[in-house]
Context: one part of a larger RNA
Molecule: large-subunit ribosomal RNA, domain VI
Organism: Thermotoga profunda AZM34c06
RNA sequence: CGUAGGAGGUUUGCGGGAGGUCUCCCCUUGUACGAGAGGACCGGGGAGAGUGGGCCUCUGGUGUACCGGCUGUCCUGCCAGGGGCAUACGCCGGGUAGCUAUGCCCAUAAGUGAUAACCGCUGAAAGCAUCUAAGCGGGAAGCACGUCCCAAGAUUAGACCUCCCAUCCCGUUAAGGGAGUAAGGCCGGUCCGAGAACAGGACCUUGAUAGGCUGGUGGUGUAAGCACCGUAAGGUGUUGAGCCAACCGGUACUAAUAGGCCGAGGC
Numbered sequence: 001c002g003u004a005g006g007a008g009g010u011u012u013g014c015g016g017g018a019g020g021u022c023u024c025c026c027c028u029u030g031u032a033c034g035a036g037a038g039g040a041c042c043g044g045g046g047a048g049a050g051u052g053g054g055c056c057u058c059u060g061g062u063g064u065a066c067c068g069g070c071u072g073u074c075c076u077g078c079c080a081g082g083g084g085c086a087u088a089c090g091c092c093g094g095g096u097a098g099c100u101a102u103g104c105c106c107a108u109a110a111g112u113g114a115u116a117a118c119c120g121c122u123g124a125a126a127g128c129a130u131c132u133a134a135g136c137g138g139g140a141a142g143c144a145c146g147u148c149c150c151a152a153g154a155u156u157a158g159a160c161c162u163c164c165c166a167u168c169c170c171g172u173u174a175a176g177g178g179a180g181u182a183a184g185g186c187c188g189g190u191c192c193g194a195g196a197a198c199a200g201g202a203c204c205u206u207g208a209u210a211g212g213c214u215g216g217u218g219g220u221g222u223a224a225g226c227a228c229c230g231u232a233a234g235g236u237g238u239u240g241a242g243c244c245a246a247c248c249g250g251u252a253c254u255a256a257u258a259g260g261c262c263g264a265g266g267c
Stems, first nucleotide, its partner, number of pairs: 001153001005164007015150004021049007033038001050108006059101004066094005071086006111145003118138004165266001167179004184262004188204005209255003212251005218244003225238005
């Protein structure tokens, strides 16, 4: 810009893409077959490998400053308690959220149709024969569907639901042009399991969107101070204490203020 008014939703699917794999075990059955050794078709059940998609309850990883421990040195006047540096975490032991695989879940199908090679029925040309010439069947992991994803710029521009309505000016009552609005949208702001930018989604005081505060979960693992015991190193009690990131709730304390712009009048 188009989709013959302007919007907000929900869709159909022309068409396109993805997927498509394999192994083993059990039953049928030690049956058919075979002298024996061996050992099935058909059909049914189960377990896995590979691959693809999703997820973080579990098992683990990471988690750069969440908690604790440790050494040297410097600082905080000293003790005690802390802080800096030692890597671009000083080293070590753990670890929430998120992200993850080696962890968990799901899929690979069933079924239908038309077929390939091939197997047939009926059957002449050619009194026979012949699956073929007329006609009719069967038959693949393959093809078309079926499953999942995109999809009406599918210019053949589709369908359904809902919302907004016939204002003013110029013009010839017209084509057309302009202005302010409606529904709605955008800008702006607080943000996100969304994200390179853009886009998408939530919220903007009639408010839980983010931060703070608070309760919980969870992580570390019994803080400091004081008291008692011990000559002391240290131990015990207060105490599962203190501290705590991203998690789950609650709460307007802080910040989402105030606002601006665009946007129909219907061949």